The part of an RNA shown here (small-subunit ribosomal RNA, 5' domain) has 503 nucleotides and comes from an uncultured bacterium. The full RNA is in RNAcentral, with records from ENA, Greengenes and SILVA.
[in-house]
Context: one part of a larger RNA
RNA sequence: GACGAACGCUGGCGGCGUGCCUAACACAUGCAAGUCGAACGGAGAUAAAGAUUUCGGUUUUUAUCUUAGUGGCGCACGGGUGAGUAACACGUGAAUAACCUGACCCAAAGAGGGGGAUAACACCUGGAAACAGGUGCUAAUACCGCAUAAGACCACAAUGUCGCAUGACGAAGGGGUCAAAGAAAAUCGCUUUGGGAGGGGUUCGCGUCCCAUUAGGUAGUAGGCGGGGUAACAGCCCACCUAGCCGACGAUGGGUAGCCGAGCUGAGAGGCUGAUCGGCCACACUGGAACUGAGACACGGUCCAGACUCCUACGGGAGGCAGCAGUGGGGAAUAUUGGGCAAUGGGCGCAAGCCUGACCCAGCAACGCCGCGUGAGGGAAGAAGGUUUUCGGAUUGUAAACCUCUGUCGCAGAAGACGAAGGAAGUGACGGUAUUCUGUGAGGAAGCCCCGGCUAACUACGUGCCAGCAGCCGCGGUAAUACGUAGGGGGCGAGCGUUGUCC
Numbered sequence: 001g002a003c004g005a006a007c008g009c010u011g012g013c014g015g016c017g018u019g020c021c022u023a024a025c026a027c028a029u030g031c032a033a034g035u036c037g038a039a040c041g042g043a044g045a046u047a048a049a050g051a052u053u054u055c056g057g058u059u060u061u062u063a064u065c066u067u068a069g070u071g072g073c074g075c076a077c078g079g080g081u082g083a084g085u086a087a088c089a090c091g092u093g094a095a096u097a098a099c100c101u102g103a104c105c106c107a108a109a110g111a112g113g114g115g116g117a118u119a120a121c122a123c124c125u126g127g128a129a130a131c132a133g134g135u136g137c138u139a140a141u142a143c144c145g146c147a148u149a150a151g152a153c154c155a156c157a158a159u160g161u162c163g164c165a166u167g168a169c170g171a172a173g174g175g176g177u178c179a180a181a182g183a184a185a186a187u188c189g190c191u192u193u194g195g196g197a198g199g200g201g202u203u204c205g206c207g208u209c210c211c212a213u214u215a216g217g218u219a220g221u222a223g224g225c226g227g228g229g230u231a232a233c234a235g236c237c238c239a240c241c242u243a244g245c246c247g248a249c250g251a252u253g254g255g256u257a258g259c260c261g262a263g264c265u266g267a268g269a270g271g272c273u274g275a276u277c278g279g280c281c282a283c284a285c286u287g288g289a290a291c292u293g294a295g296a297c298a299c300g301g302u303c304c305a306g307a308c309u310c311c312u313a314c315g316g317g318a319g320g321c322a323g324c325a326g327u328g329g330g331g332a333a334u335a336u337u338g339g340g341c342a343a344u345g346g347g348c349g350c351a352a353g354c355c356u357g358a359c360c361c362a363g364c365a366a367c368g369c370c371g372c373g374u375g376a377g378g379g380a381a382g383a384a385g386g387u388u389u390u391c392g393g394a395u396u397g398u399a400a401a402c403c404u405c406u407g408u409c410g411c412a413g414a415a416g417a418c419g420a421a422g423g424a425a426g427u428g429a430c431g432g433u434a435u436u437c438u439g440u441g442a443g444g445a446a447g448c449c450c451c452g453g454c455u456a457a458c459u460a461c462g463u464g465c466c467a468g469c470a471g472c473c474g475c476g477g478u479a480a481u482a483c484g485u486a487g488g489g490g491g492c493g494a495g496c497g498u499u500g501u502c503c
Base pairs, nucleotide, nucleotide: 001502002501003500005499006498007497008496009495012372013371014370015369016368017367018365019364020330025328026327027326029325030324031323034073035072036071039070040069042067043066044065045064046063047062048061049060050059051058052057080283081282082281090207091206092205093204094203095202096201099200100199101198104196105195106194107193108192109191110190112146114144115143121136122135123134124133125132126131151178152177153176154175156173159170160169161168162167182188209255210254211253216246217245218244221243222242223241224240226238227237228236258280259279260278261277262273263272264271265270285306286305287304288303289302308319309318310317311316336362338361339360340359344358345356346355347354348353375405376404377403378402385396386395387394388393409444410440411439412438413437414436415435419430447492448491449490450489451488452473453472454471458487459486460485461484462483468475469474
């Protein structure tokens, strides 16, 4: 000098930030991912008209609204945490002639004609429940053949061009395989192909803590041939063959640790750190696995095992805050079970809009930084009181009183925003906030540490190696500027000290 700090004493206001560093301990409750009726068949409600009527109603059509289910997109983003990880995890620079890519943009071509189901629903059955089963009916942008093939892919192929090692790109030709979906008819969608943008996968060079009181390690181990597998390369996996491969330039083992942009410090070189913000990675009760999908081996999805908690009719079930609040616990220690989608952004939707604890705000905390205030000018009888004294005085001290002012902040009243941007209109949580004006009255607002030297600041009394102080040196045993109190002084100031850590 610095801090995500804590503790002690004290505490007026505002702006902007920051706030579980410990138990990746366990979690009550609420909310945090939905949306689309312009994909689909139903169901319900309302209104109008018609038919019928025993005047209760029933039924048909149309319009509007709501929606459990099928279907689509999203749920792989956003948000949290740092347990694991010493590793191509990260940083940086390359490679991909070894790869993928939904939605978006550009371009080309196309959408012909059919089929069978199934949820919903109805009925039945089992079960305490969670839920499950059976029979029957029905729709689609759900599913499946057929046709078409500009084109793509596969094997063959006359043949051409090029490179960076394996090679890459093209190509006449005939053969095989592969599409489509509608809708309320439009700036919406569907199918195939090529390109782009953005995103991702993989590989490599270099860099990346401590211990040698860790010296040898390794059998899918190292390499090859062949195959499987993947979007893709590869012992990634497998059969066979060879016996290699790594290591004092530190292998292997152990300990510790998310990495970086950056932050702190320092003249720099460097050292230390990795909170908030941004990028990457990893994880989601613990361990394992795959499914769906363009993308996951998936925080608020599935399955299995385990620990724990809860329900149970004892047969069986349910759960996962390292999301936002909040609770218990741990701890020196860290906040509200708040408001709003107005803005920015995201998902869905043609849109209206819906959802959004992302986000924007408010609340709490001197936790930090910055700013302001606690008054200003005058005022000597140098008042009283206090302290001290050599009893003369000195000091507190222009300090107070007193006089004249001011109104920052406060309090009250009045006015009152920007942030709102869409063609217009409408739309503000914050918030009657900021700000402005008026009134009011010096009124409501100062403490903390230190005073032996280092180190700015001294006397008196008490105590008597006691009580105590202390960062180091050291003070205290009867005149203590070092302990305690008082007066005075010094420093900083809504803070001041102490402790801890780093430079």